[in-house]
RNA sequence: CGUGCCGGCCGGAUCGUCGCUCCGAUGGAUUGCAUCGGAGAGGAAAGUCCGAACACCACAGGGCAGCGCGCCCCGAUAACGUCGGGGGCGUCGGCGGGGGUCGUGCCCCGGCGGCGACGGCAAGUGCAGCAGAGAGCAGACCAGCCGAUGGUCUCGAUCCGUCGGGACACAGGUGAUGGGUGAAAGGGUGCGGUAAGAGCGCACCGGCGUCUCCGGGCAACCGGGGCGGCCAGGCAAACCCCGCGCGGUGCAAGGCCAAACAGCUCCCGCCCCGGCUUCGGUCGGGAUAAGGCGGCCCGCCGAAAGGGAGCGGGUAGGCCGCGUGAGGCCGCCGGCAACGGCGGUCCCAGAUAAAUGACGGUCUCCCCGUAAGGCGCGCGGCACGCCCGCGGGCAGACAGAAUUCGGCUUACAGGCCGGCACGCGCC
Numbered sequence: 001c002g003u004g005c006c007g008g009c010c011g012g013a014u015c016g017u018c019g020c021u022c023c024g025a026u027g028g029a030u031u032g033c034a035u036c037g038g039a040g041a042g043g044a045a046a047g048u049c050c051g052a053a054c055a056c057c058a059c060a061g062g063g064c065a066g067c068g069c070g071c072c073c074c075g076a077u078a079a080c081g082u083c084g085g086g087g088g089c090g091u092c093g094g095c096g097g098g099g100g101u102c103g104u105g106c107c108c109c110g111g112c113g114g115c116g117a118c119g120g121c122a123a124g125u126g127c128a129g130c131a132g133a134g135a136g137c138a139g140a141c142c143a144g145c146c147g148a149u150g151g152u153c154u155c156g157a158u159c160c161g162u163c164g165g166g167a168c169a170c171a172g173g174u175g176a177u178g179g180g181u182g183a184a185a186g187g188g189u190g191c192g193g194u195a196a197g198a199g200c201g202c203a204c205c206g207g208c209g210u211c212u213c214c215g216g217g218c219a220a221c222c223g224g225g226g227c228g229g230c231c232a233g234g235c236a237a238a239c240c241c242c243g244c245g246c247g248g249u250g251c252a253a254g255g256c257c258a259a260a261c262a263g264c265u266c267c268c269g270c271c272c273c274g275g276c277u278u279c280g281g282u283c284g285g286g287a288u289a290a291g292g293c294g295g296c297c298c299g300c301c302g303a304a305a306g307g308g309a310g311c312g313g314g315u316a317g318g319c320c321g322c323g324u325g326a327g328g329c330c331g332c333c334g335g336c337a338a339c340g341g342c343g344g345u346c347c348c349a350g351a352u353a354a355a356u357g358a359c360g361g362u363c364u365c366c367c368c369g370u371a372a373g374g375c376g377c378g379c380g381g382c383a384c385g386c387c388c389g390c391g392g393g394c395a396g397a398c399a400g401a402a403u404u405c406g407g408c409u410u411a412c413a414g415g416c417c418g419g420c421a422c423g424c425g426c427c
Stems, first nucleotide, its partner, number of pairs: 001423010012363007020040008042398001046409002049407005054250004066246005071087006088118001089116005095110005119241002124239002126235002141179003144174003149171002151168007187205006206231001208228004213224004254320004263311006271286006291301003327346008366393005373387004380427003
C1' cells in the first nucleotide's frame, strides 16, 4: 500500500429567488387575509417482530386452543426475547506441535480470531435441488477379489440316476481394497470367519447412550469409572415432544362540542278584504301570534294542513389526546462495560388527503483522464499502486414522520476511524 473480516461513526455545506405547514407579534376585524420574525424528517422515519408508557374493555377458579421463548452465572434497565462482563459447547479460518503416509490429502492436541434462536431428529410423522452406480435401515459405474450357488466346457468314476476333480469369468456375489460423484457414501486396528468378503463374531481403541458412581466447578459443563447395544447422516426458523411464560384491543385507543334530515315533547296560530272559479280551489293585498332584529321601548320583519321552542342519541364537521419527554447536548464523578449519579445548558416537526419543495450560483466529497514530480522498508531500472498538481464531469445510495419511548431485523451510493488476518511482482 492492497484485499478480506469485525467494531464504531458520518451519510453534503452555504447563498439567492419563488412556494408549502406550524408557532409568535402586528394590522385588518376573525377559522381562512396581509406583513415581519422563528422552526420544519431518518439512521433507518421502513418491517410492525419483541418489551413498555398511555387509553378503553374484561376480571371467581380451572382447562383447551393459540402465540412467544429455550447453554450457564453475574450485572444493566421502567421493562425485554434487548444490552454488558465472564464462562461452557459446537463450528469455520490462519498459526504452532504431534501422529500417520513414499509424499499430499487425512487424524489428534494447543492457542488466537470470526460466527452460532445453542432443549429434543437413538419418541412418532414428514421433507430434501445438482452431481453420482448408489442418499435413508442405500448402492456394483471402472479397476480389484471371489465365483460357494446356478450355467458352459473338460477329465475321471459309474449301479447310467448321478458323483468327484479341473477350467471359464456367463449369471451373480462382494462393501471400502483403490478410483470417480457429492456438503455428506453407514468408525479404526488386529484375530477369527468366509468362495471372497462384511460388526458377521470377538478383543482393544475412538465415538455415542445411560447410571441413586467418584473427582472438579455456583452452574452450563469437564475428567474418570460401571453398564449397554455395535455405530446412530441433515432439517424442529417442518409438524411435533419437553420445559417456562402470556387476559383482549390499539390514538381509527379514548374524551368533549355538535349541523342538516328524521323521531319525540311543548308553545302559538289556523284571521280579514278583493278578483276569478268547473265551487275543489287559485291569485293579489292586508292584519297579527310565538319568534327574530345583540339588553329594554318604539318601530320593522313575520305563516295559514303553517310557524316556533325544547329533548335524547351523536352522523357530517370541529376540538382535545398531540409533544417538557424513561428528552437532547456539554462537563465532572462511579463502573472493565452496559449504565448510573450530580451540575450546567437548550426547547428541537406536529400535517389530516396529509407541509418539509422547485430553480439557479459557489465550494467541498466523489468519479474519469493525465506530461513531469514525490513515495512504495539496502541501491538502481521496468511494470503497477498511492500522494500531490492539472483538465473534464459532478451531489449521485436506501428511503420519508402520523400517539410516544427502549430494542431487534431488513435496505443503503460514497466516505472516515480503530482492530485482526493474508498478500506485496520482474531484472
This is a predicted structure of a 427-nucleotide RNA (Bacterial RNase P class A) from a Rhodothermaceae bacterium. Lineage of the source: Bacteria > Pseudomonadati > Rhodothermota > Rhodothermales > Rhodothermaceae.